[in-house]
Context: one part of a larger RNA
RNA sequence: CGCUAGAAUAUUGAGAGGAGCCUUCUUUAGUACGAGAGGACCGAGAAGGACAUAACUCUGGUGUACCAGUUAUCGUGCCAACGGUAAACGCUGGGUAGCUAUGUAUGGAGUGGAUAACCGCUGAAAGCAUCUAAGAGGGAAGCCCACCUCAAGAUAAGUAUUCUCAUCACGUAAGUGAGUAAGGUCACGGUAAGACUAACCGUUUGAUAGGCAUUAAGUGUAAGUACAGUAAUGUAUGUGCUGAGAUGUCCUAAUAGACCGAGGA
Numbered sequence: 001c002g003c004u005a006g007a008a009u010a011u012u013g014a015g016a017g018g019a020g021c022c023u024u025c026u027u028u029a030g031u032a033c034g035a036g037a038g039g040a041c042c043g044a045g046a047a048g049g050a051c052a053u054a055a056c057u058c059u060g061g062u063g064u065a066c067c068a069g070u071u072a073u074c075g076u077g078c079c080a081a082c083g084g085u086a087a088a089c090g091c092u093g094g095g096u097a098g099c100u101a102u103g104u105a106u107g108g109a110g111u112g113g114a115u116a117a118c119c120g121c122u123g124a125a126a127g128c129a130u131c132u133a134a135g136a137g138g139g140a141a142g143c144c145c146a147c148c149u150c151a152a153g154a155u156a157a158g159u160a161u162u163c164u165c166a167u168c169a170c171g172u173a174a175g176u177g178a179g180u181a182a183g184g185u186c187a188c189g190g191u192a193a194g195a196c197u198a199a200c201c202g203u204u205u206g207a208u209a210g211g212c213a214u215u216a217a218g219u220g221u222a223a224g225u226a227c228a229g230u231a232a233u234g235u236a237u238g239u240g241c242u243g244a245g246a247u248g249u250c251c252u253a254a255u256a257g258a259c260c261g262a263g264g265a
Base pairs, nucleotide, nucleotide: 001153005164006163007162008161009160010159011158015150016149017148018147021049022048023047024046025045026044027043033038051107052106053105054104059101060100061099062098066094067093068092069091070090071086072085073084074083075082076081112144113143118138119137121135165264167178168177169176170175183260184259185258186257187203188202189201190200191199208253209252210251211249212248213247214246215245217242218241219240224237225236226235227234228233
């Protein structure tokens, strides 16, 4: 821009894409078959491999938010306690959220249809025979459907429901312009959404983000003081710090607003 007024929501599905896999074991059954050796079809059940999808409850990884330990050196006058630097975490031990796989869950199930090679029925031409000429069957991981996803720019532009209403100026009219309606955009606060955009949520009639309070959780028992020890250190008392998660709370900021948008061949 189109879809013949303007919108919102929900849909149909023309069409497109994806998936489609394999193995082993048990049973049927040591049955059918076979002199024996051997050894099934069909059907039922179970386990697994690779692949794919989804989400982090568990198991782990990462986690330059975080906590602790520790070496060297510099600094805060000194002790103690801390801070800086050591290749973009000095090294080491852990680790929330998020992300993630090797961990978790699920999937390729089922039922049809038309067929290929091939198999067979009836059956003439050709008194026989013949699956074929008329007719009517079976038959594949393949085809169509079924399963999952997208999908009306499917210009053949579909369908349903709901909302807005028929204003003003100019013009003979067609129409042009203006202000609006429903609705939308910008703006602002953001997100399990994200390169930008988009999507989604919120904007005081408010818990949207930050802060604050409490807390799941992480680290691992802070500092200070006392005691024991020559001391390193240990013990007692006492935890401290963090908290991307959760809940609550208008303390701060979502103010103020602006714009677009029908009048129906």